[in-house]
RNA sequence: UUGGUUUUACAGGGGUGCUUUUUGCUGAGAUAUACCCUUUAACCUGAUCUAGAUAAUGCUAGCGGAGGGAGUUAUGCAUAUAUAUAU
Numbered sequence: 001u002u003g004g005u006u007u008u009a010c011a012g013g014g015g016u017g018c019u020u021u022u023u024g025c026u027g028a029g030a031u032a033u034a035c036c037c038u039u040u041a042a043c044c045u046g047a048u049c050u051a052g053a054u055a056a057u058g059c060u061a062g063c064g065g066a067g068g069g070a071g072u073u074a075u076g077c078a079u080a081u082a083u084a085u086a087u
Stems, first nucleotide, its partner, number of pairs: 001080001004077002007074001009072002011038004016032001017025002043068003049062004
């Protein structure tokens, strides 16, 4: 110095369903001064999709090596290259 990666600060992006009379289900999160994500991608489209399961639901899997999709700074860590010094 280049790229890699962890974290901080500020900024930005995203989702919020089903429900068997609900103190029920899944999940990080089901409107939370919370949670997740910012190109190692949260989420959206396809989708009033397909298969399985369930009380029911993107609940699980396929689709999906698909298409789209939001960043700057500072610090640490390791590697590579170059320069200088010492032996």
Predicted 3D model of an 87-nucleotide RNA (TPP riboswitch aptamer (THI element)) from an Alphaproteobacteria bacterium.
Its mean pLDDT, the model's own confidence on a scale to 100, is 79.
The model forms 100% of the base pairs in the Rfam consensus.
Taxonomically the source falls in Alphaproteobacteria (Bacteria, Pseudomonadati, Pseudomonadota).